[in-house]
């Protein structure tokens, strides 16, 4: 370096659910909260699913799979 992920170390993120905003609506920001996560970091202008809707085309979702990309830590 790379594949790998420990009853390792020191960080991180943050489900449902309640508030407040915002939006036709999925959903989304922020506060509170922790279901969890070895990338639950980031790409929807990669593909596949799934939702929405002012519907045949626009949105949404990366915490739904698969795919890029980047990062900590160093036991087997």
């Nucleotide at each position: 370096u790379c594949c790998c992920g420990a009853c390792a170390a020191g960080a991180g993120c943050a489900a449902a659910c309640c508030c407040c905003a915002g939006g036709u609506g999925a959903c989304u920001g922020g506060g509170g909260g922790a279901c969890g996560c070895a990338a639950a970091g980031c790409c929807a202008a990669c593909g596949g699913g799934g939702c929405u809707c002012c519907a045949u085309g626009a949105g949404c979702u990366g915490g739904c799979c698969g795919g890029g990309u980047u990062g900590c830590c160093g036991a087997a």
This is a predicted structure of a 76-nucleotide RNA (c-di-GMP-I riboswitch aptamer) from a Myxococcales bacterium. Its mean pLDDT, the model's own confidence on a scale to 100, is 90. The organism belongs to Myxococcales, within Bacteria.